[in-house]
RNA sequence: AAAAAAUUUAAAUUAAAUACUUAUUUAUACCCAGAAUAUGGCUGGGCGUUUCUACCUCGUCACCGCAAAUACGAGACAAUAAGCACACGAUAACGGUAA
Numbered sequence: 001a002a003a004a005a006a007u008u009u010a011a012a013u014u015a016a017a018u019a020c021u022u023a024u025u026u027a028u029a030c031c032c033a034g035a036a037u038a039u040g041g042c043u044g045g046g047c048g049u050u051u052c053u054a055c056c057u058c059g060u061c062a063c064c065g066c067a068a069a070u071a072c073g074a075g076a077c078a079a080u081a082a083g084c085a086c087a088c089g090a091u092a093a094c095g096g097u098a099a
Base pairs, nucleotide, nucleotide: 006018007017008016009015010014020083021082022081023080024079025078026054030046031045032044033043034042040064041063048055056075057074058073059072060071062070
């Protein structure tokens, strides 16, 4: 000299929750319109859930010989429920592990 002290729910100034694992929903899917074209493979809207939110990212020596269509692999996030048993963030100290 600078920075941090969060979010959600109940409530009404105080409390509680926050991690991880599993199940269900949804197939991170499908439909419509437009866009790109091997240096490309997207954009917008809708739909799907007793459901809020999300509906994409990365990789490919895949595939498409220039056309309108992608494919495969890996990855979650959200709501609710259960398990587990007390978990946000910042700063400081100490300890452990890895490089």
Model confidence (mean pLDDT): 75 of 100. Predicted 3D model of a 99-nucleotide RNA (Purine riboswitch aptamer) from Lactococcus hircilactis. Rfam family: Purine riboswitch aptamer. From the family's description: Riboswitches are metabolite binding domains within certain messenger RNAs that serve as precision sensors for their corresponding targets. The organism belongs to Lactococcus, within Bacteria. RNAcentral holds the sequence, with entries from Rfam.